Background:
Predicted 3D model of a 526-nucleotide part of an RNA (small-subunit ribosomal RNA, 5' domain) from an uncultured bacterium. Its Rfam family is "Bacterial small subunit ribosomal RNA". Rfam links the family to the GO terms structural constituent of ribosome and ribosome.
Context: one part of a larger RNA
RNA sequence: GAUUGAACGCUGGCGGCAUGCUUUACACAUGCAAGUCGAACGGCAGCACGGGCUUCGGCCUGGUGGCGAGUGGCGAACGGGUGAGUAAUGCAUCGGAACGUGCCCAUUUGUGGGGGAUAACUACGCGAAAGCGUGGCUAAUACCGCAUACGCCCUGAGGGGGAAAGCGGGGGAUUCUUCGGAACCUCGCGCAAUUGGAGCGGCCGAUGUCAGAUUAGCUUGUUGGUGAGGUAAAGGCUCACCAAGGCGACGAUCUGUAGCGGGUCUGAGAGGAUGAUCCGCCACACUGGGACUGAGACACGGCCCAGACUCCUACGGGAGGCAGCAGUGGGGAAUUUUGGACAAUGGGGGCAACCCUGAUCCAGCCAUGCCGCGUGAGUGAAGAAGGCCUUCGGGUUGUAAAGCUCUUUCAGCCGGGAAGAAAACGCACUCUCUAACAUAGGGUGUGGAUGACGGUACCGGAAGAAGAAGCACCGGCUAACUACGUGCCAGCAGCCGCGGUAAUACGUAGGGUGCGAGCGUUAAUC
Numbered sequence: 001g002a003u004u005g006a007a008c009g010c011u012g013g014c015g016g017c018a019u020g021c022u023u024u025a026c027a028c029a030u031g032c033a034a035g036u037c038g039a040a041c042g043g044c045a046g047c048a049c050g051g052g053c054u055u056c057g058g059c060c061u062g063g064u065g066g067c068g069a070g071u072g073g074c075g076a077a078c079g080g081g082u083g084a085g086u087a088a089u090g091c092a093u094c095g096g097a098a099c100g101u102g103c104c105c106a107u108u109u110g111u112g113g114g115g116g117a118u119a120a121c122u123a124c125g126c127g128a129a130a131g132c133g134u135g136g137c138u139a140a141u142a143c144c145g146c147a148u149a150c151g152c153c154c155u156g157a158g159g160g161g162g163a164a165a166g167c168g169g170g171g172g173a174u175u176c177u178u179c180g181g182a183a184c185c186u187c188g189c190g191c192a193a194u195u196g197g198a199g200c201g202g203c204c205g206a207u208g209u210c211a212g213a214u215u216a217g218c219u220u221g222u223u224g225g226u227g228a229g230g231u232a233a234a235g236g237c238u239c240a241c242c243a244a245g246g247c248g249a250c251g252a253u254c255u256g257u258a259g260c261g262g263g264u265c266u267g268a269g270a271g272g273a274u275g276a277u278c279c280g281c282c283a284c285a286c287u288g289g290g291a292c293u294g295a296g297a298c299a300c301g302g303c304c305c306a307g308a309c310u311c312c313u314a315c316g317g318g319a320g321g322c323a324g325c326a327g328u329g330g331g332g333a334a335u336u337u338u339g340g341a342c343a344a345u346g347g348g349g350g351c352a353a354c355c356c357u358g359a360u361c362c363a364g365c366c367a368u369g370c371c372g373c374g375u376g377a378g379u380g381a382a383g384a385a386g387g388c389c390u391u392c393g394g395g396u397u398g399u400a401a402a403g404c405u406c407u408u409u410c411a412g413c414c415g416g417g418a419a420g421a422a423a424a425c426g427c428a429c430u431c432u433c434u435a436a437c438a439u440a441g442g443g444u445g446u447g448g449a450u451g452a453c454g455g456u457a458c459c460g461g462a463a464g465a466a467g468a469a470g471c472a473c474c475g476g477c478u479a480a481c482u483a484c485g486u487g488c489c490a491g492c493a494g495c496c497g498c499g500g501u502a503a504u505a506c507g508u509a510g511g512g513u514g515c516g517a518g519c520g521u522u523a524a525u526c
Stems, first nucleotide, its partner, number of pairs: 001526004006522005013373006020365001021331001026329003030326003035074003040071002043067002047065003050061004081284003090209007099201003104197003108193004112146001114144002121136006152161003166189006174183003210256003217247003222244008259281004263274004286307005309320004337363001339362003345359001346357004376406004386397004410467001413461004420453001425447008470515005475496003481510005491498002
């Protein structure tokens, strides 16, 4: 000199854009952060409508919209947080072969016929609660067989094995009909099996990746083989047997420290330091261990066990996990609101309408940082008054002020007022599927709807210099000097050093210098 997620002191007008627990991976009150689907299902707790009854108080009725709880499906493995652990099961770069893959895209072939349960519900019972038990009824895209098998899997190559589920829209000849509809045709969404792809993930190797030798030897599933098991998959991954290997001064092992990278800061560069915000990867989710479900977890807001802690209890037993967003206590020099909205972007579910989304988008707080603007402009010498100094002549503050002439940014007031929003949706035309100008999907044109931010940005108007400057320093380094007070005292100080009666170095004043809504100090890095 540059820099900072900074803090402290003094001071503080406005705006834009960013950032904001670096410390206790300390403990957490409260609210919210993951749901959704009635176009899978049986149903009907509550609401609305229709119908029936009515003593006018109401009652009955799943018939309709819809829907609590329940069965079932998908999601909950994403998104969000943190950096404890980890020196290599990590990360970065370059390669590899023995793998998996829900949703998505494309391909091929199917989607036939049956069965037995169970929750909800109901009747009892137990318990303070959390919750649980027994009997009975019922449905499915829940569960289980049978049939079939293009391709698929196994094989001793003969053969053997294995699937599925329906739901919704529309149509008009014919047939059946309990007059609701069904068969039939067709479209859409699904379901089963198979092949390929995309994206994603698991695994292996090489190279690189902090310090200590006051750590020199380390290792028995250890190193390799054979066989077996296990896994989606290679492999001591695991096991039996056999051999005795494997690593190490090119630093093994041990100890300490640490998430890694893109990057960031500095520097002419080489390098040094660092790893907040944003992006990629990893690890973790009260502490330790374990598996279940699933395409995917050994699973932050799932389960089980153990432990510590907190809470409830009728003492028998139960409940909980903010390193999600806010917020509280505590620690600390120190770090924000218990805000708004799903309008946009994205995610989950759904045919859709739509619902959910503390992701996200916004707003709030803080000069924490960067950037921009303002606190007025011109003129004005009687060089006013006052202050300070003085050799008492004067000098200086100083064109500074006053005065005169102007301007009105920003703030305050009044008025207007966005872009971010076109998709979805309606209508018309057209293309595809089709028997069909049904339905559904694609395209073009057109119409109207949807904004948290926000009456914000921005624009216009009126008034008036009106509301807006401080901080540090002035001995040398280092830009900037005098007076008074003090008298090795009080004090200053980054280094050299000042102060013991004329202190440009302490304190105050006048003046000056440097930066400026900031200025200094402290800490840290180059």